RNA sequence: GCUCUUAUAACUCAGUUGGUUAGAGUGUGGUGCUUAUAACGCCAAAGUCGCGGGUUCGAGCCCCGCUAGGAGCA
Numbered sequence: 001g002c003u004c005u006u007a008u009a010a011c012u013c014a015g016u017u018g019g020u021u022a023g024a025g026u027g028u029g030g031u032g033c034u035u036a037u038a039a040c041g042c043c044a045a046a047g048u049c050g051c052g053g054g055u056u057c058g059a060g061c062c063c064c065g066c067u068a069g070g071a072g073c074a
Base pairs, nucleotide, nucleotide: 001073002072003071004070005069006068007067010026011025012024013023019057028044029043030042031041032040050066051065052064053063054062
């Protein structure tokens, strides 16, 4: 230098053929239960979907560039 791949909540990850409200588990806060803690139940908060553009009536998803991580080729 070239090719492929990954980037979504604090963490680990889903997200179908482009359509609604972006979800799960863990963790966090509250609460129920308990003498109390843990466990368990319930509720809640937490996201510019890596960044910037483009296409589209509509983008996490398609296209282009950039950034960072990983793999390969030279």

A computed fold for a 74-nucleotide RNA from a Methanobacteriota archaeon, annotated as transfer RNA. The organism belongs to Methanobacteriota, within Archaea. Its Rfam family is "tRNA".